[in-house]
RNA sequence: GUUCUGAUCACGCCGAGUCUCCGUCUCCGCGUCGGUGGCGGGGAGCGGGGGACCCAAUGGUCACUGCGGUGGCCGGGGGCGAAUCGCCGCCAGGGCGCGGCGUAGCGCACUUCGCGCGAGCCCGACAGCUAACCCCGUAGGCGCCACGAGAGGGACCA
Repeated sequence: GUUCUGAUCACGCCGAGUCUCCGUCUCCGCGUCGGUGGCGGGGAGCGGGGGACCCAAUGGUCACUGCGGUGGCCGGGGGCGAAUCGCCGCCAGGGCGCGGCGUAGCGCACUUCGCGCGAGCCCGACAGCUAACCCCGUAGGCGCCACGAGAGGGACCA
């Protein structure tokens, strides 16, 4: 010098998961200054939950009934999330059980055949809706067809 690769930035996508200010620490730059990042706090926006009136709703099954109900037995319920429900089997003995098959639903691909997921966690006897009000969260992941910047590294030539 040529060329290849390339963390990252920028740009874009999914997502509520963004913006901004202050303090502090590390690193970088020559810095009384500035920037990246971590932690803590404030504000705005966004998302979720709790929470009145009004409204809605008033479990299943069996027996009796004068049809208005009465009685016995059995069954907790809720939230985030697409992740719910049914059938069968196993173990246990009344289980926030396990497995299989399907399935509400979700994601990917899409011209067609399709493929994958269908979890997990929390509250703790409490929760319909819900103004005021209260509480919590603000993560993570991906792409480059084309264009830009680029720490670092490789190869070749002089």
Molecule: c-di-AMP riboswitch aptamer (ydaO/yuaA leader)
Organism: Actinomycetota bacterium